[in-house]
RNA sequence: UGAGAUCUCACGAUGGCCGCGGGCCUGCCGCAGGGCGGGCCUGAGGAACUUCCGGGCUCCGCAGAGCACGAUGGCGGAUAACAUCCGCCCAGGGCGACCUGAGAGAUAGCGCAGCAGAGAACAGACCGCCCGGCCCCAUGGGUCGAGCAAGGGUGAAACGGCGGUGCAAGAGACCACCGGGCCCCUGGCAACAGCGGGUCGCAUGGCAAACCUCAUCGGGAGCAAGGCCAAGCAGAAGGCGUCAAGAGCUGCUCGCUCGAGCCUUCGGGUAGGCUGCUAGAGCCUGGCGGCGACGCCAGGUCGAGAUGGAUGGCCAUCCGCGCGUUUCGGCGCGCGACAGAACCCGGGGUAUGAGAGGUCUCAGCCU
Numbered sequence: 001u002g003a004g005a006u007c008u009c010a011c012g013a014u015g016g017c018c019g020c021g022g023g024c025c026u027g028c029c030g031c032a033g034g035g036c037g038g039g040c041c042u043g044a045g046g047a048a049c050u051u052c053c054g055g056g057c058u059c060c061g062c063a064g065a066g067c068a069c070g071a072u073g074g075c076g077g078a079u080a081a082c083a084u085c086c087g088c089c090c091a092g093g094g095c096g097a098c099c100u101g102a103g104a105g106a107u108a109g110c111g112c113a114g115c116a117g118a119g120a121a122c123a124g125a126c127c128g129c130c131c132g133g134c135c136c137c138a139u140g141g142g143u144c145g146a147g148c149a150a151g152g153g154u155g156a157a158a159c160g161g162c163g164g165u166g167c168a169a170g171a172g173a174c175c176a177c178c179g180g181g182c183c184c185c186u187g188g189c190a191a192c193a194g195c196g197g198g199u200c201g202c203a204u205g206g207c208a209a210a211c212c213u214c215a216u217c218g219g220g221a222g223c224a225a226g227g228c229c230a231a232g233c234a235g236a237a238g239g240c241g242u243c244a245a246g247a248g249c250u251g252c253u254c255g256c257u258c259g260a261g262c263c264u265u266c267g268g269g270u271a272g273g274c275u276g277c278u279a280g281a282g283c284c285u286g287g288c289g290g291c292g293a294c295g296c297c298a299g300g301u302c303g304a305g306a307u308g309g310a311u312g313g314c315c316a317u318c319c320g321c322g323c324g325u326u327u328c329g330g331c332g333c334g335c336g337a338c339a340g341a342a343c344c345c346g347g348g349g350u351a352u353g354a355g356a357g358g359u360c361u362c363a364g365c366c367u
Base pairs, nucleotide, nucleotide: 001363002362003361004360005359006358007357008356009355012318013317014316015315016314017313018312020043021042022041023040024039025038026037027036028035029034045338049349050348052347053346054345055344056343057222058221059220060219064254065253066252067251069218070217071216072215073214074088075087076086077085078084089103090101091100092099093098104213105212109211111207112206126152127151128148129147131145132144133143134142135141136140160178161177163175164174165173179202180200181199182198183197184196185194186193187192226275227274228273229272235266236265237264238263239262240261246258247257248256282301283300284299285298286297287296288295289294319336320335321334322333323332324331325330
């Protein structure tokens, strides 16, 4: 200098005016509910999006058993919890920094494998190799019989690899090495690793975010949860039931609890206020422990709370980018992504413009 990898950070700045939501203080009027004003402070995000996981919180009976259903799946740790994160192992990719992986089980069962190919699971002989018989136009070819699977070919995958011995040709048939299964040893908390040892000629291919098996976990519904207040109303018909209907726990069965009402149709009323509500697994700084995720301690700090749902405009100066123009000082115009709270947190996923910083890798050049 170029090409990358990874971890972070801000996501225009300042001031003024007007408007809107929230809070506090306050003036005047009114007997009062209240009305009309004034001042100050404050008002979106890294994803507020999605609602895909996990929790807090609230209510339902503090939640019984079995089946079903769903989720997860290497090991150890972090955490309130997780499908997240950290460290490590294994497999795959990359020269590398690094990235990706639902990464248990295929001798429990059931199943699947298109096309190609002779043959796709206890397989197979198309070309081929070898031996023998016969025939011919005879170093060869054809045909029949027996043996083989080395080489070729098909495929994602062809029943260990490679070299030798052996053989008519071959073959774990035998041998060495490599790979693999099982047992042991060593190291490690463990996953696992070992050019440690023994044993087995090889011994049973692939697919389980298909069924399935194993292990672990999961009660349900959600702030329109839930609590309080106010206002308003009118019942009628039919069916079932206290000989147990119905409700609670929900998909089913059993068990348990409550139980005098329940269901359908028609008709009537209301759709207001307060609370929950934002001080929290909060944020910032420092110290300590830990490789790290994170934890502990001390000090400081308060940063939206709407409910048809506020957070928006305008002006000035500056910043960044683009275009035009230029007397190279500038000037003019335009733009500044994605998006937007609604009970609150921890993650995942998705959208997103142009940037800034740290660390690391590779290549080239210079010293």

This is a predicted structure of a 367-nucleotide RNA (Bacterial RNase P class A) from Bifidobacterium sp. The source organism's lineage runs through Bacteria, Bacillati, Actinomycetes, Bifidobacteriaceae and Bifidobacterium. The coordinates come from a structure-prediction model, not an experiment, and the mean pLDDT is 77. Rfam family: Bacterial RNase P class A. From the family's description: Ribonuclease P (RNase P) is a ubiquitous endoribonuclease, found in archaea, bacteria and eukarya as well as chloroplasts and mitochondria.